[in-house]
RNA sequence: UUCCGACAAAGGCACCCCGGCCGCGAGGCCGGUCCGCAAAGCCAGGAGUCUCCGCGCCCGUGGAGAUCGUCCGGCUGCCGAA
Numbered sequence: 001u002u003c004c005g006a007c008a009a010a011g012g013c014a015c016c017c018c019g020g021c022c023g024c025g026a027g028g029c030c031g032g033u034c035c036g037c038a039a040a041g042c043c044a045g046g047a048g049u050c051u052c053c054g055c056g057c058c059c060g061u062g063g064a065g066a067u068c069g070u071c072c073g074g075c076u077g078c079c080g081a082a
Stems, first nucleotide, its partner, number of pairs: 004080002012037002017032006035069001041075003045072003048067008
């Protein structure tokens, strides 16, 4: 350094829900909360799911978006037991 991930150490993030705000909506932001997470840090490249607008006509499809705590992938990072 790489792989790997401890009944280690120092920390970190914050599900659902609640309140406020933004958005047609999926959803996002802030505060509380703390289910959990060794990348639950960042990225919308691929897929999946969801929303909106349209087309076709009952089964699909085009565009625009959302989601990284759905998965894969990319980049970066703390510690150092086996």